A computed fold for a 146-nucleotide RNA from Pinirhizobacter soli, annotated as FMN riboswitch aptamer (RFN element). The source organism's lineage runs through Bacteria, Pseudomonadati, Pseudomonadota, Gammaproteobacteria and Pinirhizobacter.
RNA sequence: CGAUGUCUUCAGGGCGGGGCGAAACUCCCCACCGGCGGUAUGUCCCUUCCAGGGGCGAGCCCGCGAGCGCCCGCCGCAAGGCGGGGUCAGCAGACCUGGUGCGAAGCCAGGGCCGACGGUCACAGUCCGGAUGAAAGAAGACGACG
Numbered sequence: 001c002g003a004u005g006u007c008u009u010c011a012g013g014g015c016g017g018g019g020c021g022a023a024a025c026u027c028c029c030c031a032c033c034g035g036c037g038g039u040a041u042g043u044c045c046c047u048u049c050c051a052g053g054g055g056c057g058a059g060c061c062c063g064c065g066a067g068c069g070c071c072c073g074c075c076g077c078a079a080g081g082c083g084g085g086g087u088c089a090g091c092a093g094a095c096c097u098g099g100u101g102c103g104a105a106g107c108c109a110g111g112g113c114c115g116a117c118g119g120u121c122a123c124a125g126u127c128c129g130g131a132u133g134a135a136a137g138a139a140g141a142c143g144a145c146g
Base pairs, nucleotide, nucleotide: 001146002145004143005142006141007140008139009138010137016030017029018028019027031126032125033115034114035064036063037062038061042056043055044054045053046052059113060112067091068090069088070085071084072083073082074081075080095111096110097109098108099107117129118128119127
């Protein structure tokens, strides 16, 4: 350095103001938020310069995660509940225009758009709940191999 086993820790943000109303953090107007890996014409740092190295850098470009669904088991007359399954098909959102440039999906400017399931005096990205859960992954310890 490469591939690998076991374990540990960590791993999500956001309704503030106004309106209507019996009732809305759910509607309407204004507002607010953006998980993980990849990509890199941005940016910062190290080296006097060059070359080089390092950090950070996309909600809407590629992929992933939880969730829904589906499948299996148990319980139930049923509705449904509980547990398991990710090489389980499916749902799993959303971007344009102009500029710069050899090159833009990423930069700059402008305008726009999106957000699981269940609950609720009224329809939820922002409230409550499953969840003191799970997890993409990140870091570390130890072991064994090349």

The sequence was found by an Rfam model in a public genome assembly.